Model confidence (mean pLDDT): 78 of 100. This is a predicted complex of two RNAs, RNase P RNA and transfer RNA, with 457 nucleotides together.
[in-house]
Order: sequence, then structure tokens, then C1' cells
RNA sequence: GCGGAUGGCUGGAUGGUCGCGGGGGUGCUACGCCCUCGAGGAAAGUCCGGACUCCAUGAAGCGACGGCGCCGGGUAACGCCCGGCCGGUGUCAAGCCGAGGGACAGCGCCACAGAAAUCAAACCGCCCGCCCAUUGCUGGCGGGCAAGGGUGAAACGGUGGGGUAAGAGCCCACCGCGGGACGGGCAACCGGACCGGCAUGGCAAGCCCCGCCGGGAGCAAUGCCAAAUAGGGACCGCGUGGGGCCAUGGCCCCGGGGGCGCUUCACCUCCAGCAGGUCCGGGUUGGCAGCAUGAGGCCCGUGGCGACGCGGGUCCCAGAUGAAUGGCCAUCGCGGGGGCACGCCCUCCGUACAGAAUCCGGCUUACAGGCCAUCCGCACUC
RNA sequence: GGGCGCUUAGCUCAGCGGGAGAGCACUGCCUUCACACGGCAGGGGUCGCUGGUUCAAUCCCAGCAGCGCCCACCA
Repeated sequence: GCGGAUGGCUGGAUGGUCGCGGGGGUGCUACGCCCUCGAGGAAAGUCCGGACUCCAUGAAGCGACGGCGCCGGGUAACGCCCGGCCGGUGUCAAGCCGAGGGACAGCGCCACAGAAAUCAAACCGCCCGCCCAUUGCUGGCGGGCAAGGGUGAAACGGUGGGGUAAGAGCCCACCGCGGGACGGGCAACCGGACCGGCAUGGCAAGCCCCGCCGGGAGCAAUGCCAAAUAGGGACCGCGUGGGGCCAUGGCCCCGGGGGCGCUUCACCUCCAGCAGGUCCGGGUUGGCAGCAUGAGGCCCGUGGCGACGCGGGUCCCAGAUGAAUGGCCAUCGCGGGGGCACGCCCUCCGUACAGAAUCCGGCUUACAGGCCAUCCGCACUC
Repeated sequence: GGGCGCUUAGCUCAGCGGGAGAGCACUGCCUUCACACGGCAGGGGUCGCUGGUUCAAUCCCAGCAGCGCCCACCA
């Protein structure tokens, strides 16, 4: 210098002017003035995980349903993050990608083609024997084989040698595969003496098995105040229990129903009228809280490879409810275009994606450009 | 703001791992004096888009896009 890769930051500045929302102050209080604060890295998609609130009677076990899935760690938690392992890819480089448990627990599927898609099997073919009153462009029968051809996404190890009638892990060497003493590692996993002689095809983002996790709904949750209306109508559901004491009430024992999908235990409630559920209909379109101090930001120190933890200091940083955070002008910045006397000039064009709505931690998706840091390969120079 | 569903021919829908289909509509022919009805034949598809799993995807999984529905309070 060229090419490649990774991580992070930023994503206009200043001034004027006209406006908007929140908070505070002030005054000649139905409207002005002053001060101050006012979008994002994704506020988005609503895909995960929580906080918070209400609903469901509690505990244990089982079942159903849903999700997750290499190992170790981080975290409030996670499907997120960090470190490692294995596989793939890349120049076997920096790096990148992986829904990455189990296919000898069982079931299912593998279209077409093909002999055969997994209890095996033989189309062409190779070899041996026998037969022929059709000795054949190589016929018929019986047997052996799976090397070669052919089909397919996939064909029951591969290459070489020996062996054989032809062949075959039939035998041998190497590679692959399975088991594996022992060694290393917390583990995933790695190395591996030796043994087996090939047996065990693929799919679990098919059912499933194993392990782990999980109640439901969501701030239009929920609570309070106020206004108005017909405390209206239809349907559904439920046990009318037995005995004893006493004084009509009431108390005790047993039984039954309901409150969790099932079982067990506990608790609550009902057994004569109480209100429950669903739907239709009626009224309102107001206010306050929830709601802005939080798993919070920044700085320093410290432990850790790292995610992150711990300690100290400091700061308060949007809160609307048809919904504020904006428009215009000037100067400049950045990028492009044009001119050039290489000092600059013209002011022609552009300056993204997008916008809080209870709040956090992530992921994913969108994004004109700009900046910083680190790593790898190649070429050249010293 | 929150929750849920759908996307296949011009329209309405079925199909849910191995051929993309039905009804209506459309085109041509027959029938009729002509039209309708009827009969015969035919055309028409990026299965919303992009990736992944698989030998193979309309179907299974993920992301994106578009469309639609529901949820306020009071008695």
C1' cells in the first nucleotide's frame, strides 16, 4: 500500500425568530411575565424474560398442555450474555455459522426409480455342474457369488494386496467404525495400549423418550371520587337429608353438594332460598392515584481471561391523554457535483431510520453517512 | 396501548411433507332465428416475501410485510 475480519462510539453545531408540553415562582389572577426541564439506539416488532396489580382455597403426588436442550459460568430471570468443546466454513488465516440431548425404549415415514429403502434381497452380470431328435446372434435346469454395471438423496465399510471356480473381513496392512485398561480435564470432551472383524442407513423444526422450567390475565391490569340511566329482560346451575339435647332461637354428631383435571389430607361454605354465571338492553366518554428514585446513569478503586461482581463518591435526567419535544431564516460542518491559476471558489443537490405512552433486562428488524480501536493475509522498503 | 387470527386461480374456499385442486367466473365449439339455460373442450398460480430443517416444503420452524377482529368505565 492492497484485500479481509471483529468490537465500540456517533448519527449535525451555533445564533435569531415564531410556537408547544411538564414543574416552580410572580403579579393589576379568566391571562401575561420570569426561571428550568423536554425522545431513541432502535422509543419499532410484541418475539422471549421479569417487576407490579388483580383473579384462582392451601399442601403433596400424578396426569395433561406448552417451552427449552453440548459443557461450565454470569444474571432478579431468560430462549440472553461470557468462556470452552465438537461439527461445518474460510487461505485448515484473522474470524464466521450451528434449534448442538437421545435413532440398540417404542411407533411411524423414506414419493418416483430400483432386484432390494432394513426380519432383507438379485435386473444386467461373474463362476461351477448337468441336459439337449433346435449345440444356440451363448439355450434350459440346479447351485454358488455380490467384485463390476445400472437405479436413487441414501444400497449393509473404503483403498491396496493375498486368496478363490468366481467371489466375499475369507485373511493381512493402513484408514474409518464399535468397545476400551489407563492418562489429562470441574465438565462437554481429548489422547489411547489392546480387543472385535463390520454388526449399528436417514428423519425427532414426525409422534415420542430423558432431563429441566412454567398457574391465568394484563396499566384499556387495579383502586378511589363524580355524573347519568330502566338495580330492566332472557337462559343456565344447585343440595329441599338423618339423629340427639333444650326453651319456637340455638348447639352437637353423622351424611350429601360446591370451592383445583385426578387422588389424598386440611380448610371454607351451603342443605331453602340466597345470590352466582353467560348473553341482550340502558347510561357516561369526566377527574385523581397506579406514573417517573430505578435490577438507575456517570466517575474512581478493586476481584475475574471474560460476561459480571464488590466498595466508595456524585447526579436526578420526558411524563402527554387525540396526545408536547416543532417550523422558518442566517452562518458553518460533512458528503456529492461543477470550475480551477492547485492556494481555493460556485452555493447547484443531499444531510438517514424513525419517533416515548406502566417500567426494566434481552433478541430481532430498519438506518444517508462519519469516527476510533484491534486482528489476519499478500506485496514492497528498512 | 394490550391480546388474537388470517394470507392458495379474477372471487369464495379445500389441501397440511412426495401429483397444486373444487365451485363460480373467463375463452372456444355445439345447441338456438338470437340470447339465456344446457353439453363438450381449454386457458389461467413467484401457494404474501426472505431464510432455515429435510433427499424433497403450500404444509414444519424463524424473521419480515399486508389485512382483519376483540379489550373502556357505571348501575
Rfam match: Bacterial RNase P class A. Rfam links the family to the GO terms ribonuclease P activity, dimeric ribonuclease P complex and tRNA processing.